[in-house]
RNA sequence: UGGGGCGGACGCAUGAUCGCUCCGGUCGUCAGGCCGGGGAGGAAAGUCCGAACACCACAGGGCGCGGUGGUUCGUAACGCGAACUCCGGGUAACCGGAGGAAAGUGCCACAGAAAACACACCGCCGAUGGCCCGCCGACUGCGGGCACAGGUAAGGUUGAAAUGGCGAGGUAAGAGCUCACCGCUUCCGUGGCGACACGGGAGGCAGGGUAAACCCCACCGGGUGCAAGACCAAAUAGGGAAACGCUUGAGGGCUGCCCGUCCGAUGUUUCCGGGUAGGUUGCGCGAGGUGCCGGGUGACCGGCAUCCUAGAGAAAUGAUCAUGGUCUGCUGCGGCAGAAACAGAAUUCGGCUUACAGUCCGCCCCAUUUU
RNA sequence: UGGGGUGUCGUCAAGUGGUAAGACACGGGCCUUUGGAGCCCGCAUCCGGAGGUUCGAAUCCUCCCACCCCAGCCA
Numbered sequence: 001u002g003g004g005g006c007g008g009a010c011g012c013a014u015g016a017u018c019g020c021u022c023c024g025g026u027c028g029u030c031a032g033g034c035c036g037g038g039g040a041g042g043a044a045a046g047u048c049c050g051a052a053c054a055c056c057a058c059a060g061g062g063c064g065c066g067g068u069g070g071u072u073c074g075u076a077a078c079g080c081g082a083a084c085u086c087c088g089g090g091u092a093a094c095c096g097g098a099g100g101a102a103a104g105u106g107c108c109a110c111a112g113a114a115a116a117c118a119c120a121c122c123g124c125c126g127a128u129g130g131c132c133c134g135c136c137g138a139c140u141g142c143g144g145g146c147a148c149a150g151g152u153a154a155g156g157u158u159g160a161a162a163u164g165g166c167g168a169g170g171u172a173a174g175a176g177c178u179c180a181c182c183g184c185u186u187c188c189g190u191g192g193c194g195a196c197a198c199g200g201g202a203g204g205c206a207g208g209g210u211a212a213a214c215c216c217c218a219c220c221g222g223g224u225g226c227a228a229g230a231c232c233a234a235a236u237a238g239g240g241a242a243a244c245g246c247u248u249g250a251g252g253g254c255u256g257c258c259c260g261u262c263c264g265a266u267g268u269u270u271c272c273g274g275g276u277a278g279g280u281u282g283c284g285c286g287a288g289g290u291g292c293c294g295g296g297u298g299a300c301c302g303g304c305a306u307c308c309u310a311g312a313g314a315a316a317u318g319a320u321c322a323u324g325g326u327c328u329g330c331u332g333c334g335g336c337a338g339a340a341a342c343a344g345a346a347u348u349c350g351g352c353u354u355a356c357a358g359u360c361c362g363c364c365c366c367a368u369u370u371u
Numbered sequence: 372u373g374g375g376g377u378g379u380c381g382u383c384a385a386g387u388g389g390u391a392a393g394a395c396a397c398g399g400g401c402c403u404u405u406g407g408a409g410c411c412c413g414c415a416u417c418c419g420g421a422g423g424u425u426c427g428a429a430u431c432c433u434c435c436c437a438c439c440c441c442a443g444c445c446a
Base pairs, nucleotide, nucleotide: 001367002366003365004364005363006362007361008360009359010358012324013323014322015321016320017319018318020039021038022037023036024035025034026033027032041342045353046352048351049350050349051348052347053225054224055223056222060259061258062257063256065221066220067219068218069217070084071083072082073081074080085098086097087096088095089094099216100215104214105213106210107209108208121156122155123152124151125150128149129148130146131145132144133143134142135141164182165181167179168178169177183205184203185202186201187200188199189198190197191196229281230280231279232278239272240271241270242269243268244267251263252262253261274445275444276443288307289306290305291304292303293302294301295300326339327338328337329336330335372442373441374440375439376438377437378436381395382394383393389426397413398412399411400410401409419435420434421433422432423431
C1' cells in the first nucleotide's frame, strides 16, 4: 500500500419563531390564559425465547403433549452468553455444526442384479462333483473339453448412497482367508472437574443413510395474560326460548384425558334481545445507569461514590428558517446545487432475530514493497 | 395491546417427503357463411420471500413479508 476477519461507538449540532403532550404553580367570567420544568430507540420493531408481577386452590398425582440437546461455568431464568472439546470450511485471522442409527418400527422415488434376515445381471473360476472325448491298458491313472451342479465378490454396470480402505501374500478364481499400515470395536494405563486427548494390548470387521421421521435417553415446562388484577361509579327489558340438573349432583374453578380436591341449586350452558364501554389504581427506584477499585482466562461477580431520566382519550414528542459540520456533483477555486437511513415507547426487565443513509475507533490475519 | 389462523396458475382449489391433479377463465386449431355451443391441444422454469435439514422440500426446521379472525363488564 492492497485485500480480508472480529469487535465497539455515533447515528446531525447550536440558535430563533410557530405548535403538541404531561407535571407543578398561578389567574380565571371555568372556554382557557400565563410562568417554570420533563418529553423515544439501538433497534422502542418481529412477538421468537426466558423471567418478574397478577389471577386461577397454597399449584397436587398419573398419562399425554410441547421444548431443549458436546462439556464445564455464568445468570433470577433461558432455546441467551463465556471458556474449552470434537468434526467440517478457509493459506490465515476466523467462521459454521453438535445426544443415541451395535433397543425397535418406518422410509430410501427413478435407475440398478441387489437399497438391507441380503443378493448374483455381465464377468472370473469351475480346484471338488457331474457329463463328453482321447491316451495308457486294468491302476478307482493321465490329458483335454463343456459351463451342468456349484464357487466368487477382484473388476464392470446403476445410483445421493452398494456391506472397511490400500498394498503384499495366498487361491481354481477369489475373499480379513493371512500379514503390515490406516480406520473401527473393545480393554487397560496416564492427564483433565468434564466433553475428550495421548500411549499400549486384544479382536479379525460386525455395524449403509435418515431422528429439522416415529422413537429412545437426559433435563425443563400447571394454565392464562396488564383487555392480568384491585377499588369506585353509571346504566337496563335485571327480559325471552331451549337443554341439562337439584346431593345417586348438571356445570364450573381460563389445562387434552383420568384421579384427587374445592365451589355448586331463585343453579349452569347455549341462542335471541337489551344496557354500558366512564374514573382511580396496577404504572415506572429497577435482577437500574455511569465512574473508580478489587476478583476471575472470560461471560460475570463484589465493594465504594454518584445520578433519577417520557409516561398519554387508541395514544404527544413536530414544522420552518438561519449558521456550522458531513457526503455527492459542478466549478471561473470565490462559491453554487442537492442529499442525509431504519424506524417510532404503552406492565416491566434479560436475550435472540430482523431493518438501517453515512461517519469514526480498536485489535488481528494474508500478500506485496522499502528499511 | 394480547391471542389464533391463512398464503399453490388470473379465480376456486387437490396434493402433507419422490416429475404440482382438476374446474372456470385465457391462447391456438377443427367444425360453421359468421358467432355461440361442442371436440382437440397448450398454459405453474420461482407453490408469499430468504436460509437450512435431506440424495431429494409445496410438504420438515428457522427467520422475514402480506392478509384475515377473536376479545371487557352487567343481567
Two RNAs folded together computationally: RNase P RNA and transfer RNA, 446 nucleotides in total. It holds a member of the Rfam family "Bacterial RNase P class A". Rfam classes the family as a ribozyme. About the family: Ribonuclease P (RNase P) is a ubiquitous endoribonuclease, found in archaea, bacteria and eukarya as well as chloroplasts and mitochondria. Its mean pLDDT, the model's own confidence on a scale to 100, is 77.